[in-house]
Context: one part of a larger RNA
Molecule: small-subunit ribosomal RNA, central domain
Organism: Acacia confusa
RNA sequence: UUAGGCGUAAAACAUUUGUAGGUGGCUUUUUAAGUUUGCUGUUAAAUCCCAUGGCUUAACCCUAGACAGGUGAUGGAAACUACCAAGCUAGAGUAUGGUAGGGGUAGAGGGAAUUUCCAAUGAAGUGGUGAAAUGCGUAGAGAUCGAAAAGAACACCAAUGGCAAAAGCAUUCUGCUAGGCCGACACUGGCACUAAGAGAUGAAAGUUAGGGGAGUGAGUGGGAUUAGAUACCCUAGUAGUCCUAGCCGUAAACGAUGGAUACUAGGCGUUGUGCGUGUCAACCCAUGUAGUGUUGUAGUUAACGUGUUAAGUAUCCCUCUUGGGGAGUACGUUUGUAAGAAUGAAACUC
Numbered sequence: 001u002u003a004g005g006c007g008u009a010a011a012a013c014a015u016u017u018g019u020a021g022g023u024g025g026c027u028u029u030u031u032a033a034g035u036u037u038g039c040u041g042u043u044a045a046a047u048c049c050c051a052u053g054g055c056u057u058a059a060c061c062c063u064a065g066a067c068a069g070g071u072g073a074u075g076g077a078a079a080c081u082a083c084c085a086a087g088c089u090a091g092a093g094u095a096u097g098g099u100a101g102g103g104g105u106a107g108a109g110g111g112a113a114u115u116u117c118c119a120a121u122g123a124a125g126u127g128g129u130g131a132a133a134u135g136c137g138u139a140g141a142g143a144u145c146g147a148a149a150a151g152a153a154c155a156c157c158a159a160u161g162g163c164a165a166a167a168g169c170a171u172u173c174u175g176c177u178a179g180g181c182c183g184a185c186a187c188u189g190g191c192a193c194u195a196a197g198a199g200a201u202g203a204a205a206g207u208u209a210g211g212g213g214a215g216u217g218a219g220u221g222g223g224a225u226u227a228g229a230u231a232c233c234c235u236a237g238u239a240g241u242c243c244u245a246g247c248c249g250u251a252a253a254c255g256a257u258g259g260a261u262a263c264u265a266g267g268c269g270u271u272g273u274g275c276g277u278g279u280c281a282a283c284c285c286a287u288g289u290a291g292u293g294u295u296g297u298a299g300u301u302a303a304c305g306u307g308u309u310a311a312g313u314a315u316c317c318c319u320c321u322u323g324g325g326g327a328g329u330a331c332g333u334u335u336g337u338a339a340g341a342a343u344g345a346a347a348c349u350c
Base pairs, nucleotide, nucleotide: 003322004321005320007304008303014201015200016199017198021194022193023192025088026087027086028085031082033081034080035077036076037075038074040072041071042070043069049065051063053061054060091191092188093187094186096183097182098181099180103177104176105175106174107173108172109171110154114150115149116148118146120144121143125136126135162169163168206247207246208245209244210243211242215241216240220236221235222234223233258317259316260315261314262313263312266295267294268293269292270291271290272289273288274287276285299306300305323350324349325348332343333342334341335340
């Protein structure tokens, strides 16, 4: 490579947009490139196959014949793929009427709590733990009450719930803005799917510059514990955590499950929306659709499990995998301020 695979054994890129490429609805027509069929040239000889024959047989040899395949010329067929032309509406999209939502972004407002500071009351402790001690406190702490400031996060509602491509998103209000779903059916008429390379987004930590700094808190000091204790526990507390503008580009970035389409039993929930019967109404019941759960049949699976949200049955496209270690290391290259990231071996060994 082929082939088999990729939930958990090796293996789905963190996610997405999209270029090349690959693949692609229904009907009719054209052409004949692929496809198919006939005829024909060539494909040296030897060899192989095959039928006689010759060495006593055989190996071997002589003579004659032939297939398959390749390639070229030429004639035909037109189902399928492709091409040409014309159309269609089931895919896709636009418009329209509704609708749910912590989707994004910018601004404004709010209360509880915490800490600090000021004032008052008050007087010996407080704090912390398994127990203590360090710490704080007669220079008046802790406790109670009033005023002020600051920063960060938004209890309850809250859910197996909602939204978003993923990362993620939750106090309230407003502006701007993106996507979805449902219903009627008006329009376009295949405009589609996937996607190498490429672009964009991408938690936390980290990093650059400038702010901010309440609480918390790597590193660090101290107190304990202990044989020791560079820890677990306590006390203090720097960077960080927060904001603005950049960088970094990684996570068990997980559903450890790539995307799209179609088909294949049900039961029980729940969210959005439509419709029908009954009802004064809320609502209940039945049913459709788009999500989101649970249980489970057939099937599948090594088993666990999965099971219309497939890991079932099929088609298309793409990433990746090929024993363990060495090793996600070395070297080289790209990238980054750096930390590092990306790409990524071999010897050797079992």